[in-house]
Molecule: transfer RNA
Organism: Elusimicrobiota bacterium
């Protein structure tokens, strides 16, 4: 220099182009003499950045960045 993967909440992962969701982790309650553990409940997102396609994009398409693996 070439090639393919991933990049979505603080973490770990999901989402058939059609309202972005769960676990765990902070939080508040409730249960307990307390803590734990269980149970509720809310909250928490520039979907890596920029473009482009589409009525509509996390998804398709390009280009870049960052990490990984292969080749050279």
């Nucleotide at each position: 220099g070439g090639g393919c993967c991933a990049u979505u909440a603080g973490c770990u992962c999901a989402a058939u182009g059609g309202u972005a969701g769960a676990g765990c982790a902070g939080g508040c309650g409730c249960c307990u003499c307390u803590u734990a553990a269980g149970c509720g409940c809310a909250a928490g997102g520039u979907u890596a950045u920029a473009g482009g396609u589409u009525c509509g994009a996390g998804u398709c398409c390009u280009a870049u960045a960052u990490g990984g693996c292969c080749c050279a």